This is a predicted structure of a 95-nucleotide RNA (Glycine riboswitch aptamer) from Yaniella halotolerans DSM 15476. The model forms 90% of the base pairs in the Rfam consensus. NCBI's taxonomy places the organism under Bacteria, Bacillati, Micrococcaceae, Yaniella, Yaniella halotolerans.
[in-house]
């Protein structure tokens, strides 16, 4: 010394699940939009739980991950969107 690991911004790509019932509003409308309510389902925004194994104590407690798992919120057209690559910055520690 160079790379990549870390920060965000910009692009690309991205799964799943209701063509649902009902009711009231607007409407010329059996279109179609908006809202309540009812029941069904999806997990990859976000939230919640949990294991080895560690510690403290002596059988108990505490810390501990997720794309596992719960569906609170969220969503079921579409939109975001976990997560991947790309592009030009950003910027410590440590060797």
């Nucleotide at each position: 010394a160079c790379a990549g690991g870390c920060c965000a911004a910009u692009c690309u790509g991205g799964a799943a699940a209701g063509c649902a019932g009902u009711c009231g509003u607007c409407g010329c409308a059996u279109a179609g939009a908006c809202g309540g309510c009812u029941c069904a389902c999806c997990g990859a925004c976000g939230g919640g739980g949990c294991a080895a194994c560690c510690a403290g104590c002596u059988a108990c407690u505490g810390g501990a991950a997720a794309a596992c798992u719960c569906u609170c919120a969220g969503g079921u057209c579409g939109a975001u969107a976990a997560c991947a690559g790309a592009u030009g910055g950003g910027g410590a520690g440590g060797g």